[in-house]
RNA sequence: CAGUUCCUUCGGGGUCGGGUGAAAGUCCCAACCGGCGGUGAUAAAGAGCAUUCUCUUUUUAGUCCGUGACCCGUAAUGCUUAGGCAGAGCGGUGGAUUCGGUGAAAUUCCGAAGCCGACAGUAAAGUCUGGAUGGGAGAAGGAAACC
Numbered sequence: 001c002a003g004u005u006c007c008u009u010c011g012g013g014g015u016c017g018g019g020u021g022a023a024a025g026u027c028c029c030a031a032c033c034g035g036c037g038g039u040g041a042u043a044a045a046g047a048g049c050a051u052u053c054u055c056u057u058u059u060u061a062g063u064c065c066g067u068g069a070c071c072c073g074u075a076a077u078g079c080u081u082a083g084g085c086a087g088a089g090c091g092g093u094g095g096a097u098u099c100g101g102u103g104a105a106a107u108u109c110c111g112a113a114g115c116c117g118a119c120a121g122u123a124a125a126g127u128c129u130g131g132a133u134g135g136g137a138g139a140a141g142g143a144a145a146c147c
Stems, first nucleotide, its partner, number of pairs: 004144007017029003031127002033117002035067004043058006062115002071092004077086003097113005119130003
């Protein structure tokens, strides 16, 4: 250093403008948004005598590879007025991209046109309200023992 255990903090964005209607941020036209880790030919900075070569750091995907919230199952364990209730962990479920260009190489770059988005409520919701002052992939910092 890495790994292990523990602690603290952090950890999601979005309906301009219009139509219909008694009523719609839900329908229609249109607008807007993109969690976390990885990969990465983008970009920036720096170093090596160095615009060309090499290396380092940071950075680059909603739609690639994984993953989280919701939901379902199971369940260690805890609580209990003994009826039940809560529930770590594990398993399941879980959306969406093509074309053209460049090139040795791109579903990542450039150009263009698409597409997708839990549950409950309600005039049918990715964007409102609610479960949620919750959970969370993970990120940063710190501590301990061991090697």
Source information: FMN riboswitch aptamer (RFN element) from Sinobaca qinghaiensis, 147 nucleotides, folded computationally. The prediction has a mean pLDDT of 81. The source organism's lineage runs through Bacteria, Bacillati, Bacillota, Bacilli and Sinobaca. The sequence was found by an Rfam model in a public genome assembly. It matches the Rfam family "FMN riboswitch aptamer (RFN element)". On this family, see Vitreschak et al., Nucleic Acids Res 2002: "Regulation of riboflavin biosynthesis and transport genes in bacteria by transcriptional and translational attenuation". Rfam describes the family as follows. The RFN element is a highly conserved domain that is found frequently in the 5'-untranslated regions of prokaryotic mRNAs that encode for flavin mononucleotide (FMN) biosynthesis and transport proteins.